[in-house]
Molecule: transfer RNA
Organism: Candidatus Harrisonbacteria bacterium CG10_big_fil_rev_8_21_14_0_10_40_38
RNA sequence: GCGGUGGUAGCAUAGCUGGCCUAAUGCGCUGCCCUGUCACGGCAGAGAUCGCGGGUUCAAAUCCCGUCCACCGCG
Numbered sequence: 001g002c003g004g005u006g007g008u009a010g011c012a013u014a015g016c017u018g019g020c021c022u023a024a025u026g027c028g029c030u031g032c033c034c035u036g037u038c039a040c041g042g043c044a045g046a047g048a049u050c051g052c053g054g055g056u057u058c059a060a061a062u063c064c065c066g067u068c069c070a071c072c073g074c075g
Stems, first nucleotide, its partner, number of pairs: 001074007010027004019058001029045005051067005
């Protein structure tokens, strides 16, 4: 330099045949219940505008272009 894969809440992932509405699940976090206390368990809640910037569209995490980062391969 070329090609491929990935980049979504603090962490790990799903969603990528564009359209359910303010993006889902687990762990973690906060509060409440439970308990003599803690843990376990139960309930509720906060938290990501989807790496970044553009474009297409009535509508984009999802399609297109550019760019940055990580990993793998080729030279």